[in-house]
């Protein structure tokens, strides 16, 4: 200083839900609210999953979800 890994400290983020709004829908947004996170910081990159149109279904297509999984990038701290 790099890498794993994750205690201490200093923060950060913000589930359910509930108010007002946007949207056909899934869902977002702003407050409130803390269940939880060591990447819950980005990128919808592949997966998946839910929506909405077709539809007898399959399929396809469009939208959504990053706190469902994997990956890429980057980051604060340093006990074992």
């Nucleotide at each position: 200083a790099u890498u794993c890994c994750g205690a201490a400290a200093g923060g950060g983020u913000a589930a359910a839900c509930c108010c007002g709004g946007a949207g056909c829908g899934a869902u977002c947004c702003g407050g409130g609210g803390g269940c939880a996170c060591a990447a819950a910081g980005u990128a919808a990159a592949g997966g998946a999953u839910c929506u909405u149109u077709c539809c007898u279904g399959a399929a396809a297509a469009a939208g959504a979800u990053g706190g469902c999984c994997u990956u890429g990038c980057u980051a604060c701290c340093g006990a074992a």
Molecule: c-di-GMP-I riboswitch aptamer
Organism: Candidatus Brocadia sp.